[in-house]
NadA riboswitch from an Acidobacteriaceae bacterium, 89 nucleotides, folded computationally. Rfam family: nadA riboswitch. A reference for the family is Chen et al. (2020), "Structural distinctions between NAD+ riboswitch domains 1 and 2 determine differential folding and ligand binding", Nucleic Acids Res.
RNA sequence: GGCUGCAACAACCCCGUGGAUGGGGACGACCUGAAAGAUGCGGCGAAGGGGCCGGGUUGUUCAGGACUGUCAGUGCAUCCGCUGCAGCC
Numbered sequence: 001g002g003c004u005g006c007a008a009c010a011a012c013c014c015c016g017u018g019g020a021u022g023g024g025g026a027c028g029a030c031c032u033g034a035a036a037g038a039u040g041c042g043g044c045g046a047a048g049g050g051g052c053c054g055g056g057u058u059g060u061u062c063a064g065g066a067c068u069g070u071c072a073g074u075g076c077a078u079c080c081g082c083u084g085c086a087g088c089c
Stems, first nucleotide, its partner, number of pairs: 001089007013075001014073001016082007023074001025071004030065006037058003041054004
């Protein structure tokens, strides 16, 4: 110098370190559906109207979906470089 194996140091164990890729998780925005609330519209009804029915708007909650971003001890994998230990050439 090259190659191979390993991770002692660790607030149970596992986890050397930086980066990249793929997959996973959480969060935000988007779409869809459901629920009740608020608001207003139309129709009916007055004997005691504030009741009944049907759409709209709005935010809240829950569930699902694809996409885009953010985040992290992502206890998933692979690759490259570096640190340390040991062995081989």
The organism belongs to Acidobacteriaceae, within Bacteria. The prediction has a mean pLDDT of 76.